[in-house]
RNA sequence: GUCUUAUCGAGAGUGGUGGAGGGAUUGGCCCAAUGAAGCCCGGCAACCUCUUUUUAAUUAAGGAAGGUGCUAAAUCCAGCAAUACCUAUCAGGUAUUGGAAGAUAAGAA
Numbered sequence: 001g002u003c004u005u006a007u008c009g010a011g012a013g014u015g016g017u018g019g020a021g022g023g024a025u026u027g028g029c030c031c032a033a034u035g036a037a038g039c040c041c042g043g044c045a046a047c048c049u050c051u052u053u054u055u056a057a058u059u060a061a062g063g064a065a066g067g068u069g070c071u072a073a074a075u076c077c078a079g080c081a082a083u084a085c086c087u088a089u090c091a092g093g094u095a096u097u098g099g100a101a102g103a104u105a106a107g108a109a
Stems, first nucleotide, its partner, number of pairs: 002108007013041001015040003021031003025079004042071003047067002049063004075101001080098008
């Protein structure tokens, strides 16, 4: 890198360092010298995991030492399709649903 499964409207900093970018991509819209990214520390969560006087059953309850992850805004919103509605109708908009893409975890060849 590819494939499978699950999840993605909750939660988490008035810290240190750093010094101009960041929010995947395209469009939009935002964040940022009242300090971006990155790094350190702190924190959150509970995928793997750990515990048991738990259960028919990874069932239930609890934990956070370890491996990851996360720590502006719904994955910030949309992109493709269907349906309904609206308008000033070679078009545009609104809403809902499904998908695509992406992220993370665990596993597989």